[in-house]
RNA sequence: CGGGGCGUGGCGCAGCCUGGUAGCGCACCUGCCUUGGGCGCAGGGGGUCGCGUGUUCAAAUCACGCCGCCCCGACCA
Numbered sequence: 001c002g003g004g005g006c007g008u009g010g011c012g013c014a015g016c017c018u019g020g021u022a023g024c025g026c027a028c029c030u031g032c033c034u035u036g037g038g039c040g041c042a043g044g045g046g047g048u049c050g051c052g053u054g055u056u057c058a059a060a061u062c063a064c065g066c067c068g069c070c071c072c073g074a075c076c077a
Base pairs, nucleotide, nucleotide: 001073002072003071004070005069006068007067010026011025012024013023020057028044029043030042031041032040050066051065052064053063054062
């Protein structure tokens, strides 16, 4: 330098193709249960969907640009 993949609550991921109220598991908080811890049960909180622009009535999703990480290749040494 070229190509590809990934970026979504604290962590791991789904949702994107085919636009229409942002979800799951774990974790966290509260209550119940237990002598206590753990387990279990019930309820609850937490998101600029990497950034910007555009398209659209409407964008995590589509288009363009940029940033970061990973992989492959080329070049130089």